Annotation:
A computed fold for a 72-nucleotide RNA from a Pseudomonadota bacterium, annotated as transfer RNA. The RNAcentral record of the sequence draws on ENA. Its mean pLDDT, the model's own confidence on a scale to 100, is 82. NCBI's taxonomy places the organism under Bacteria, Pseudomonadati, Pseudomonadota. It matches the Rfam family "tRNA". Rfam classes the family as a transfer RNA.
């Protein structure tokens, strides 16, 4: 330098243009317990960044950014 994949709650992961972006694990409250755990119940927390299509973009195109791989 060139060419692919991927980028979403703390982390792991659904979600193929109309979703209230849902799950598990973690966290916080609350019942339970004499206390822990463990169970049950609730909470809160997310689209990488800039454009562009569209009535509507997490999804679709550009460009950047960062990881991982081929190739040189």
């Nucleotide at each position: 330098g060139c060419c692919g994949c991927u980028a979403u709650c703390g982390u792991c992961u659904a979600u193929c243009g109309g979703u209230u972006a849902g799950g598990a694990c973690a966290u916080u409250g609350g019942a339970u317990u004499u206390u822990c755990a463990a169970u049950c119940c609730a909470a809160g927390a997310g689209g990488c960044c800039g454009g562009g299509u569209u009535c509507g973009a997490u999804u679709c195109c550009c460009g950047g950014u960062a990881g991982c791989g081929g190739c040189a």